Predicted 3D model of a 108-nucleotide RNA (Glycine riboswitch aptamer) from Novosphingobium silvae.
């Protein structure tokens, strides 16, 4: 300089599983009912939030191990567990391409 890899930022595209249930609890609300068409209650539908049962695995987290190594020890996964996250939609996402970036490594 050129390319690789490793790191960091943008963009793309990414699966599984219940839109499940239950509340003298909180808001929100189009609409129905009662009510003196007021106030105010119920149903209904959304969300918060607390509680039960099933589930999912591909954020982190853990274990156990082909393998690998500088061979004492250590490094390790899409494999298992599900702590935690998820199970309409948004978000979030292992990985996977593209692009820039800095010069950390190695390199014809």
């Nucleotide at each position: 300089c050129u390319g690789a890899c490793a790191c960091g930022c943008g963009c793309g595209g990414g699966a599984g599983a219940g839109a499940c249930u239950u509340g003298u609890c909180c808001g929100a609300u189009u609409c129905g009912c009662c009510g003196a068409c007021c106030a105010g209650g119920c149903g209904u539908u959304c969300g918060g939030c607390a509680g039960g049962c099933g589930c999912c695995g591909a954020a982190g987290g853990a274990g156990c191990a082909a393998c690998c190594g500088c061979c004492c020890c250590g490094g390790a996964a899409u494999c298992u567990c599900u702590c935690a996250g998820g199970c309409a939609a948004a978000a979030g996402g292992a990985c996977c391409g593209c692009g820039c970036g800095g010069c950390g490594u190695c390199u014809a």
NCBI's taxonomy places the organism under Bacteria, Pseudomonadota, Sphingomonadales, Sphingomonadaceae, Novosphingobium. The sequence was found by an Rfam model in a public genome assembly.